The RNA shown here (transfer RNA) has 72 nucleotides and comes from a bacterium. Its mean pLDDT, the model's own confidence on a scale to 100, is 83.
[in-house]
Formats: sequence, C1' cells, structure tokens
RNA sequence: CGCGGGGUAGAGCAAUAGUAGCUCGUCAGGCUCAUAACCUGAAGAUUGCGGGUGCGAAUCCCGCCUCCGCAA
Repeated sequence: CGCGGGGUAGAGCAAUAGUAGCUCGUCAGGCUCAUAACCUGAAGAUUGCGGGUGCGAAUCCCGCCUCCGCAA
C1' cells in the first nucleotide's frame, strides 16, 4: 500500500430509512429484624468525526480517525 469486518448509555450487545432499545451495572423507593434475592421507578447516547442524498439517516453514498483479521 491492498481486501474484509467492527466503533451505539459505565460494560456487553440489538435496532429492514420512520419516537434509539435489551441484559448487567449505578441511583431512589418497596419487601425483610437485616443482607442477598425479588418487585417498581429514574438517570445515563446528540449512534467514532465531517460532509452528501432524501420529507425523514444508527441504517444508503463519499472522505477521515481508530480497533481486529486476511494477504503482501
């Protein structure tokens, strides 16, 4: 230098262009003599960055950054 895949909440992952969700974790409350477990609720993402298309983009297109793999 070439090819492929990935980047989304604190962690791990979803989401056929149409209100960004799930599990664990965190916080608050309930239950309990108490803790764990269990139940309820809340906070937390401007979807790696910048453009383009489109009524509408995590999703499609272009460039860049970064990680993993293949080839050389």
Rfam family: tRNA. Rfam classes the family as a transfer RNA.